The RNA shown here (c-di-GMP-I riboswitch aptamer) has 89 nucleotides and comes from Robertmurraya korlensis NBRC 107688. Rfam family: c-di-GMP-I riboswitch aptamer. A reference for the family is Sudarsan et al. (2008), "Riboswitches in Eubacteria Sense the Second Messenger Cyclic Di-GMP", Science. NCBI's taxonomy places the organism under Bacteria, Bacillati, Caryophanales, Bacillaceae, Robertmurraya korlensis. The prediction has a mean pLDDT of 88.
C1' cells in the first nucleotide's frame, strides 16, 4: 500500500417505540429520550424498488367519491458513484 473484517481496542451511528407551542397536504424528516442492529447503518435521489398524492389529468359532477401520474420521500430496500477510523490475518 492491497486484500479482507474470524479478533483487539479507541470512537461513531441508531430501528421499534415514547415525547413534541418543529417543517410538511402526506409520505416523511427535525429536536429530545430509547437501542434493534451497522464496516460506511458517512455522504450524492443516478438505475431500480417502495411510500405519498398537495398538484395536474380522467370518471363523475349537487356534493362527496374513484382511478391514473412524482415533480415529493425512503441510502436502516437494492445497484451505482464518493470520502472516510482502526487493524488480527
Nucleotide at each position: 500500500a492491497a486484500c479482507u473484517g474470524u479478533a483487539a481496542a479507541a470512537g461513531g451511528c441508531a430501528a421499534a417505540c415514547u415525547u413534541u407551542a418543529c417543517c410538511g397536504a402526506a409520505a416523511g424528516g427535525g429536536a429530545a429520550g430509547g437501542a434493534c442492529g451497522c464496516a460506511a447503518a458517512g455522504c450524492c435521489a443516478u438505475g431500480a424498488g417502495c411510500c405519498u398524492a398537495a398538484u395536474c389529468g380522467c370518471u363523475a359532477g349537487u356534493a362527496a367519491a374513484g382511478c391514473g401520474a412524482a415533480u415529493g420521500g425512503u441510502c436502516g430496500u437494492c445497484a451505482g458513484g464518493u470520502u472516510g477510523c482502526c487493524a488480527a490475518g